Background
Model confidence (mean pLDDT): 82 of 100. A computed fold for a 72-nucleotide RNA from Longispora fulva, annotated as transfer RNA. NCBI's taxonomy places the organism under Bacteria, Actinomycetota, Actinomycetes, Micromonosporales, Longispora.
RNA sequence: GGGCCAGUGGCGCAACGGAAGCGCACCCGCUUGGCUUGCGGGAGGCUCAGGGUUCAAUUCCCUGCUGGUCCA
Numbered sequence: 001g002g003g004c005c006a007g008u009g010g011c012g013c014a015a016c017g018g019a020a021g022c023g024c025a026c027c028c029g030c031u032u033g034g035c036u037u038g039c040g041g042g043a044g045g046c047u048c049a050g051g052g053u054u055c056a057a058u059u060c061c062c063u064g065c066u067g068g069u070c071c072a
Base pairs, nucleotide, nucleotide: 001071002070003069004068005067006066007065010024011023012022013021018055026042027041028040029039030038048064049063050062051061052060
C1' cells in the first nucleotide's frame, strides 16, 4: 500500500428496511439467622463519525476513523 471482517448499554452478543432485545454485571424487593442460590421488578444504548437513498435506516450506498485478519 491492497483485499476481507467487525464497530449496537459496563462486558459479550442478537436484531439485516418498519416502535432496539438477550445473557452476565449493577440497583431494589421477596426468600435466609446471615451469605450464596433462586424468584420478581428496575435503571442503563441520540446503534463509531459525516453525507446520500427511502414515507421510514442498526440494516442499503459513499467517504473517513478505529480494531482484527490475510497478501505484498